[in-house]
Context: one part of a larger RNA
RNA sequence: GGAUGAACGCUGGCGGCGUGCCUUAGGCAUGCAAGUCGGAUGGUCCCGACGGUAAGUCGGGAUAAUGGCAGACGGGUGAGUAAUAGUAAGGUAUCUACCCCAAAGUGGAGGAUAGCUCGCCGAAAGGCGGGGUAACCCUGCAUAACAUCGUAAGAUCAAAGAGCGUAACUGCUCGCUUCGGGAGGAGCCUUAUUCCUAUCAGCUAGUUGGUGGGGUAACGGCCUACCAAGGCUAUGACGGGUAGCUGGUGUGAGAGCAUGACCAGCCACAAUGGCACUGAGACACGGGCCAUACACCUACGGGUGGCAGCAACCGGGAAUCGUCGGCAAUGGGCGAAAGCCUGACCGCGCGACGCCGCGUGAGGGAUGAAGCCUUUCGGGGUGUAAACCUCUUUUGUCCCGACACAUGUCGGGAAGAAUAAGCACCUACUAACUACGUGCCAGCAGUCGCGGUAAUACGUAGGGUGCAAGCGUUAUCC
Numbered sequence: 001g002g003a004u005g006a007a008c009g010c011u012g013g014c015g016g017c018g019u020g021c022c023u024u025a026g027g028c029a030u031g032c033a034a035g036u037c038g039g040a041u042g043g044u045c046c047c048g049a050c051g052g053u054a055a056g057u058c059g060g061g062a063u064a065a066u067g068g069c070a071g072a073c074g075g076g077u078g079a080g081u082a083a084u085a086g087u088a089a090g091g092u093a094u095c096u097a098c099c100c101c102a103a104a105g106u107g108g109a110g111g112a113u114a115g116c117u118c119g120c121c122g123a124a125a126g127g128c129g130g131g132g133u134a135a136c137c138c139u140g141c142a143u144a145a146c147a148u149c150g151u152a153a154g155a156u157c158a159a160a161g162a163g164c165g166u167a168a169c170u171g172c173u174c175g176c177u178u179c180g181g182g183a184g185g186a187g188c189c190u191u192a193u194u195c196c197u198a199u200c201a202g203c204u205a206g207u208u209g210g211u212g213g214g215g216u217a218a219c220g221g222c223c224u225a226c227c228a229a230g231g232c233u234a235u236g237a238c239g240g241g242u243a244g245c246u247g248g249u250g251u252g253a254g255a256g257c258a259u260g261a262c263c264a265g266c267c268a269c270a271a272u273g274g275c276a277c278u279g280a281g282a283c284a285c286g287g288g289c290c291a292u293a294c295a296c297c298u299a300c301g302g303g304u305g306g307c308a309g310c311a312a313c314c315g316g317g318a319a320u321c322g323u324c325g326g327c328a329a330u331g332g333g334c335g336a337a338a339g340c341c342u343g344a345c346c347g348c349g350c351g352a353c354g355c356c357g358c359g360u361g362a363g364g365g366a367u368g369a370a371g372c373c374u375u376u377c378g379g380g381g382u383g384u385a386a387a388c389c390u391c392u393u394u395u396g397u398c399c400c401g402a403c404a405c406a407u408g409u410c411g412g413g414a415a416g417a418a419u420a421a422g423c424a425c426c427u428a429c430u431a432a433c434u435a436c437g438u439g440c441c442a443g444c445a446g447u448c449g450c451g452g453u454a455a456u457a458c459g460u461a462g463g464g465u466g467c468a469a470g471c472g473u474u475a476u477c478c
Base pairs, nucleotide, nucleotide: 001478002477003476004475006474007473008472009471010470013358014357015356016355017354018353019351020350021316026314027313030311031310032309035069036068037067040066041065043063044062045061046060047059048058049057050056076269077268078267085194086193087192088191089190090189091188092187094186095185096184099182100181101180103178104177105176106175107141109139110138111137116131117130118129119128120127121126147156148155149154161174162173163172164171195241196240197239202232203231204230207229208228209227210226211225212224213223214222244266245265246264247263248259249258250257251256271292272291273290274289275288294305295304296303297302322348324347325346326345330344331342332341333340334339361391362390363389364388371382372381373380374379397414398413399412400411401410402409403408422467423466424465425464426463428447429446433462434461435460436459437458443450444449
């Protein structure tokens, strides 16, 4: 000198774009953050039309439950992790819902259960039993190849309907099943590489390899039985400390050094520890079970909860924002669609926290007012600075019109220089000097050092220098 997710002190007019818990991965009241589909299903309730006010038929709406898809994405955090991670380049023993392409099929039969109803238990959360019911729920049968197993013969495996339309059939659309391919995604493997420490020198029994078996979507000590005795290490094993990694970012002429906020990719985590279920995909932040700690409710028998989502609150701290609006845009989920949901996102709000831009007026105006400072008392400085004259209106205030008036955008107009300057420094380094006060005191100080009676170094004043809506200080990096 540059830089910062900064903080502190003094000061503070406006706008645009960014950015904002770096500390306790501490605790969290409240609201919201993941639903959707009635064109999968049986009910229930409501409304309308026809009908006689009936039975009934047709149509519309709402919805708890069954069922489907989505809750594995999106959002947060960086605790752990020094290699089960990241990065770079390869590989394959594998899987892949929705989407795209191609081929073939979609026949027939049966069953259960929620909802409902009846009864019962419980303070609640919730649960039990009887009866009966639907489906794209479940189970057989048929069909069976380009699928699977097998050398072959042969054996094995599937499906579901709904809506529109028609006088009716044919038909159309969305689905369903099997197989092959694609796209995108995921798993696994190999090589290289990635901080400090030797005051850590030896480490290792599923350990290293083999065989049989199991397991997985898949290779594999991944697991197991048996057999062998291997494997790693001074090119640093093992241990300890620290740490998410990268694209990047800062600085620097570069080499390098430091760093990893925001944005993007990957990983890991979801009160702490463990476990599986469902599923194409999880060992699942707003799913489940168990244990632990904590908190809450309780009729004391037992239950409930998890903000490292968005806001908010308490605590901690030098320190970090609103319990805001909207789904109009982009994107996502579901749906045939209309649409619904979306604290993702888009916006607004707060903070000079940063960068950039603009303004606080412009021109004229004296051998030069007053005041203040200084003086050798002659003068010198502040200083064209002010006053005064002429002009302009960015910004701000007010008024009107248009847009969908949202405090927003655009256009037009009114008055008025008006509403707007500070901060640090002045011995040298380092741009900028005098007076008074003080008297090794009070104080200053980044370094050298100033101050003990003439202090350009302390304090105040005048003047000056530098930057400017900022200026200084502190901290950290180059």
Predicted 3D model of a 478-nucleotide part of an RNA (small-subunit ribosomal RNA, 5' domain) from a Candidatus Microgenomates bacterium. Its mean pLDDT, the model's own confidence on a scale to 100, is 85. The sequence was found in a public genome assembly. NCBI's taxonomy places the organism under Bacteria, Bacteria candidate phyla, Candidatus Microgenomatota. Rfam family: Bacterial small subunit ribosomal RNA.